[in-house]
Parts: sequence; C1' cells; structure tokens
RNA sequence: UAACCGAAAAGGCAAACCCGUCGUAAGGCGGGGGCGCAAAGCCACAGGCUCCGAUGCUAUAUCGGAGAGCCAGGCCGCCGAG
Repeated sequence: UAACCGAAAAGGCAAACCCGUCGUAAGGCGGGGGCGCAAAGCCACAGGCUCCGAUGCUAUAUCGGAGAGCCAGGCCGCCGAG
C1' cells in the first nucleotide's frame, strides 16, 4: 500500500408515522421524526422479484410507470483494532 474483515473513533444516511406538495395510482420531493444501515452512496432497455395504471382475457399476455431500505450484480468511497 492492497485485500479480507468490522473493534474503536470522527462523522454520515434516515424506516414507520405526521405536515406540505406533485402524481389517476404505485410512489417521488421538502420539513419534522428515528426503525435501523459498513456502503441505507450511485447505477432501473444488465438479471430476477414486487407494486401501480391502461388494454385484453378468463389464462396467460402487451404497453407505460414505480421500488436501489426486495434479492443479486457493477462502480466509487471514510477509518484501521484483529
């Protein structure tokens, strides 16, 4: 120095819920709030899964949208006990 790994320290993010706002909706954004998180940072025509809308069917399917805190995958990143 790098990898595995995750003690400590410095920090970081922010579930449910509430308020406001956008959206038909799933859900997104802002504020409050903390369940938790070593990537809970980024990536959605790279895979699977789930959810919403429309069509269609009675069984599958097609189109559009959403979820990165669903899994898996990729990229970048703070610290350094063992």
c-di-GMP-I riboswitch aptamer from an Elusimicrobiota bacterium, 82 nucleotides, folded computationally.
The prediction has a mean pLDDT of 82.